[in-house]
This is a predicted structure of a 346-nucleotide part of an RNA (small-subunit ribosomal RNA, central domain) from an uncultured bacterium. The coordinates come from a structure-prediction model, not an experiment, and the mean pLDDT is 87.

Context: one part of a larger RNA
RNA sequence: UUGGGUUUAAAGGGUGCGUAGGCGGAAGAAUAAGUCAGUGGUGAAAGUUUGCAGCUCAACUGUAAAAUUGCCGUUGAAACUGUUUUUCUUGAGUGUAAAUGAGGUAGGCGGAAUGUGUUGUGUAGCGGUGAAAUGCUUAGAUAUGACACAGAACACCGAUUGCGAAGGCAGCUUACUAAGAUACAACUGACGCUGAGGCACGAAAGCGUGGGGAUCGAACAGGAUUAGAUACCCUGGUAGUCCACGCAGUAAACGAUGAUAACUCGCUGUCGGCGAUACACCGUCGGUGGCCAAGCGAAAGCGAUAAGUUAUCCACCUGGGGAGUACGACCGCAAGGUUGAAACUC
Numbered sequence: 001u002u003g004g005g006u007u008u009a010a011a012g013g014g015u016g017c018g019u020a021g022g023c024g025g026a027a028g029a030a031u032a033a034g035u036c037a038g039u040g041g042u043g044a045a046a047g048u049u050u051g052c053a054g055c056u057c058a059a060c061u062g063u064a065a066a067a068u069u070g071c072c073g074u075u076g077a078a079a080c081u082g083u084u085u086u087u088c089u090u091g092a093g094u095g096u097a098a099a100u101g102a103g104g105u106a107g108g109c110g111g112a113a114u115g116u117g118u119u120g121u122g123u124a125g126c127g128g129u130g131a132a133a134u135g136c137u138u139a140g141a142u143a144u145g146a147c148a149c150a151g152a153a154c155a156c157c158g159a160u161u162g163c164g165a166a167g168g169c170a171g172c173u174u175a176c177u178a179a180g181a182u183a184c185a186a187c188u189g190a191c192g193c194u195g196a197g198g199c200a201c202g203a204a205a206g207c208g209u210g211g212g213g214a215u216c217g218a219a220c221a222g223g224a225u226u227a228g229a230u231a232c233c234c235u236g237g238u239a240g241u242c243c244a245c246g247c248a249g250u251a252a253a254c255g256a257u258g259a260u261a262a263c264u265c266g267c268u269g270u271c272g273g274c275g276a277u278a279c280a281c282c283g284u285c286g287g288u289g290g291c292c293a294a295g296c297g298a299a300a301g302c303g304a305u306a307a308g309u310u311a312u313c314c315a316c317c318u319g320g321g322g323a324g325u326a327c328g329a330c331c332g333c334a335a336g337g338u339u340g341a342a343a344c345u346c
Base pairs, nucleotide, nucleotide: 004317005316006315007300008299012314014201015200016199017198021194022193023192025088026087027086028085029084030083031082033081034080035077036076037075038074039073040072041071042070048066049065050064051063052062053061054060091191092188093187094186095184096183097182100179103177104176105175106174107173108172109171110154114150115149116148117147118146119145120144121143125136126135162169163168206247207246208245209244210243211242216240220236221235222234223233258313259312260311261310262309263308266291267290268289269288270287271286272285273284274283275282295302296301319346320345321344328339329338330337331336
């Protein structure tokens, strides 16, 4: 490199938008670049292959043919690909209608709980554990009422539920805003798919500046446990956890399963539309679950939401360790990230 692969053995990019490129629906016409056929030229000789011949054979040599799979010209063909043009509606999009949902952003409001403060009642313990102790408490704690303040999270509903490209999203409400599905089949008429680079988004922790600080709580301190205990358990507790604006760009970013399109035996739930109906059963389109036939698979299993049967495009893999390290480059305030070897060794 080819072949072969990528759920779990090495291997799907965290996700989307999209440039170049690759690939691309139906019908007619034209063209002849690709394609195919005929023909002309060229493709040096030697070599190679085949036939025949010459040295006593062979190596070697001579001779004839083939081959030289290519390139250029020319005459044709027109199915397929390309190009130009005309048309179509099923792919894609637009429109109208009534619904759906924790989709997003900004604002307002609410109750429970927790902590703190003031105050009332009340008296000797509280708290914590396997058992204790540190800790709090006669300067009146814990408990139980009243009032006030603060910050954070939203019990029940709640679900194999729903929405979102992914990360993710849950009290109520207002404004703005995005999306998909359904019904109609009015409009455009292939406008599509994928997508190297690129751009944008991207949990938690972390960083910068300024706020905020109730709870929990790395670090840290103390008490225990223990042979020791830089831990597990307990009492405290700083950063952080929260907000605004920037940075960072990684995760078991997982369905460990790239995107799009087509086809393929059945059963059973559920969510959103539509149709039909007195209700229900039911039909249909789109999602989301479970069980399985064929098939696939090393097996576990997958099985119309495929890991089945096919097509197009992208990404990635090539024994373990060394190593996601070194060096260089790019990015970053830093932490570090991206790209990414070799010697050596088994």

The RNAcentral record of the full RNA draws on ENA.